[in-house]
RNA sequence: GCUUCCGGGGGCGAUGGAGCCCGCCGACCAAUCUCCGCCCGGCGGAUGAUGGCUCCUACGGCAGC
Numbered sequence: 001g002c003u004u005c006c007g008g009g010g011g012c013g014a015u016g017g018a019g020c021c022c023g024c025c026g027a028c029c030a031a032u033c034u035c036c037g038c039c040c041g042g043c044g045g046a047u048g049a050u051g052g053c054u055c056c057u058a059c060g061g062c063a064g065c
Base pairs, nucleotide, nucleotide: 010025011024012023013022016056017055018054019053020052021051034046035045036044037043038042
């Protein structure tokens, strides 16, 4: 360094994936689900892909080849 076998592994934090950190909830239900307008049990519009950091992906703007 590689391979094989065994055991452990909760969920959530306004749009995707991963790592680390933080917070919250939990055994049949909780943590969670932004903002604005309207004709308001619905309809329309706006910002940010993060809870935070980094990377990737998607989208948008500017410049260059």

Predicted 3D model of a 65-nucleotide RNA (Fluoride riboswitch aptamer (crcB RNA motif)) from a Thermoplasmata archaeon. It matches the Rfam family "Fluoride riboswitch aptamer (crcB RNA motif)". Gene Ontology terms of the family: positive regulation of gene expression and response to fluoride.